[in-house]
Context: one part of a larger RNA
RNA sequence: UGACGGGGGCCCGCACAAGCAGCGGAGCGUGUGGUUUAAUUCGAUGCGACGCGAAGAACCUUACCCAGGUUUGACAUGCACGUAGUAGUGAAGCGAAAGCGGAACGACCCUUCGGGGAGCGUGCACAGGUGCUGCAUGGCUGUCGUCAGCUCGUGUCGUGAGAUGUUGGGUUAAGUCCCGCAACGAGCGCAACCCCUGUGACUAGUUACAAGUGUCUAGUCAGACUGCCGACAUCAAGUUGGAGGAAGGUGGGGAUGAUGUCAAGUCAGCAUGGCCUUUAUAUCUGGGGCGACACACACGCUACAAUGGGCAGUACAAUGGGCAGCGAAGGGGCGACCUGGAGCGAAUCUCAUCAAAGCUGUUCGUAGUUCGGAUUGUAGGCUGCAACCCGCCUACAUGAAGCCGGAGUUGCUAGUAACCGCAGGUCAGCCAUACUGCGGUGAAUACGUUCCCGGGCCUUGUACA
Numbered sequence: 001u002g003a004c005g006g007g008g009g010c011c012c013g014c015a016c017a018a019g020c021a022g023c024g025g026a027g028c029g030u031g032u033g034g035u036u037u038a039a040u041u042c043g044a045u046g047c048g049a050c051g052c053g054a055a056g057a058a059c060c061u062u063a064c065c066c067a068g069g070u071u072u073g074a075c076a077u078g079c080a081c082g083u084a085g086u087a088g089u090g091a092a093g094c095g096a097a098a099g100c101g102g103a104a105c106g107a108c109c110c111u112u113c114g115g116g117g118a119g120c121g122u123g124c125a126c127a128g129g130u131g132c133u134g135c136a137u138g139g140c141u142g143u144c145g146u147c148a149g150c151u152c153g154u155g156u157c158g159u160g161a162g163a164u165g166u167u168g169g170g171u172u173a174a175g176u177c178c179c180g181c182a183a184c185g186a187g188c189g190c191a192a193c194c195c196c197u198g199u200g201a202c203u204a205g206u207u208a209c210a211a212g213u214g215u216c217u218a219g220u221c222a223g224a225c226u227g228c229c230g231a232c233a234u235c236a237a238g239u240u241g242g243a244g245g246a247a248g249g250u251g252g253g254g255a256u257g258a259u260g261u262c263a264a265g266u267c268a269g270c271a272u273g274g275c276c277u278u279u280a281u282a283u284c285u286g287g288g289g290c291g292a293c294a295c296a297c298a299c300g301c302u303a304c305a306a307u308g309g310g311c312a313g314u315a316c317a318a319u320g321g322g323c324a325g326c327g328a329a330g331g332g333g334c335g336a337c338c339u340g341g342a343g344c345g346a347a348u349c350u351c352a353u354c355a356a357a358g359c360u361g362u363u364c365g366u367a368g369u370u371c372g373g374a375u376u377g378u379a380g381g382c383u384g385c386a387a388c389c390c391g392c393c394u395a396c397a398u399g400a401a402g403c404c405g406g407a408g409u410u411g412c413u414a415g416u417a418a419c420c421g422c423a424g425g426u427c428a429g430c431c432a433u434a435c436u437g438c439g440g441u442g443a444a445u446a447c448g449u450u451c452c453c454g455g456g457c458c459u460u461g462u463a464c465a
Base pairs, nucleotide, nucleotide: 001465002464003462004461005460007459008458009457010456011455012454013453015449016448019412020411021410022409023408026302027301028300029299030298031297032296033295034293035292042053043052064288065287066286067285068284069283070282073126077125078124079123080122081121082120083119088105089104093100094099108117109116110115128277129276131275132274133273137271138270139266140265141264142262144260149188150187151186152185153184154183155164156163157162168179169178170177194254195253196252197251199222200221201220202219203218204217205216209212225248228242229241230240231239232238291431304405308364309363310362311361312360313359314358320351321350322349325344326343330339331338332337371402376397377396378395379394380393381392382391418441419440420439421438422437423436424435
């Protein structure tokens, strides 16, 4: 000087407390451990791994296993030689395919006609490797933490390591600002500048809206600055109350992550040193596996019902996507869906009458039920070369566990939690209950900082560095 303390002081954070909804019990989905397996590819492992890489495992993907092939190779560059019925198309035959095989058809560019180029074949250099090392690395990322810190120049003090500044008194979300001070300044952070949203004005309005407007769309401005008033305060920074205002003291949200820590993560995104491999650790194909199942954990979905389930009627969104696409009207089917093909590269058409919870009426009457929907059977639909392993959807039938969950544990302070649906990416299809967004309905509670966890500043102790 740091680090640490079941030392002290001050302060903060959904950290506790106060509340609301959960998880932990059940069934199912997904991930992981373990076990099994020919293989169940690999990585991630306290917080900060476990709906994570994976924004889509039937084949492909695919890296794993079995079997069958190829060996200058699926792909790149260079050199040498060869090649005219050459390149290319490729029948018969073997085969699961890949591959082997080779009948038949059959080219191109330049030329000084010697040949050259492209292609093909042979050979040599080499290619290839999701093989190892993230403890050799770059890049990127997580985390402490959007915490308020981390440093430098000159000066001063100290033999020196170093200190001072950055400590102190106030204040703030903030090393934010004020005052003081052997310090005076400065840099990276904080804040502001950027984007969205809340109010108003102006301009332009198509394809919006029932008719010439401006809901809306998309551009430019205005507006908020403790600016005004009172109180408190060192009459400083500021705190508190009020007015006006759509909004008040950072209005709400996002992007933005200092110096560093964890030899944190990633050689399988990419790049890359070294090592290893080269008829195999490369590469192609068929099939299987990544989907196994006594069990254990993590994250979710659906429930256990009457604030509910069923039936009938009825109301109101926003974000988005669309040409190998979205697909209307009409017709068929109980339905999934089929037919049909208008319109639309889309403020025009369409997904989509775009919603659901909601509201109105009726039924059920506390029951393993008209709750709950797992599981299973049958019959169908769709995608796709192909749904056995191993897809989704529909109809009928079947109706399991489950009556609110032990110890423990998670999220959330407002348009938030909770509840409700909608859209998108990936994608042929989909195991999405995931993820990323969007709107609808819309709470409760915070006395307070003693305690648990994490963090900041000062100080103290130390057999620690």